RNAcentral holds the sequence, with entries from ENA. A computed fold for a 77-nucleotide RNA from a Planctomycetota bacterium, annotated as transfer RNA. It matches the Rfam family "tRNA". NCBI's taxonomy places the organism under Bacteria, Pseudomonadati, Planctomycetota.
């Protein structure tokens, strides 16, 4: 320096040729079960989808620079 993958909910990760409400599992709470605790159940909380543009009626999705993470592969010594 040149190539390839990835970044979505704390953490792991899915997201279907662009379309109505963005998800799952652990994990948190909060109820009910127990003397208590775990363990089960039900409800809930909780996201600028990595940043910025740009295409479009319409972007997690597609383009385009830029930032992190990892792998290859050049070059220097």
């Nucleotide at each position: 320096g040149g190539g390839c993958g990835g970044c979505u909910a704390g953490c792991u990760c899915a997201g279907u040729u662009g379309g109505u409400u963005a998800g799952a599992g652990c994990g948190c709470c909060a109820c009910g079960c127990u003397c208590a605790c775990a363990u089960u159940g039900u409800g809930g909380a909780g996201g600028u989808c990595g940043c910025a543009g740009g295409u479009u009626c319409g972007a997690c999705u597609c383009c385009u620079g830029c930032g992190c993470c990892g792998c290859c592969c050049a070059c220097c010594a």
Notes:
Model confidence (mean pLDDT): 80 of 100.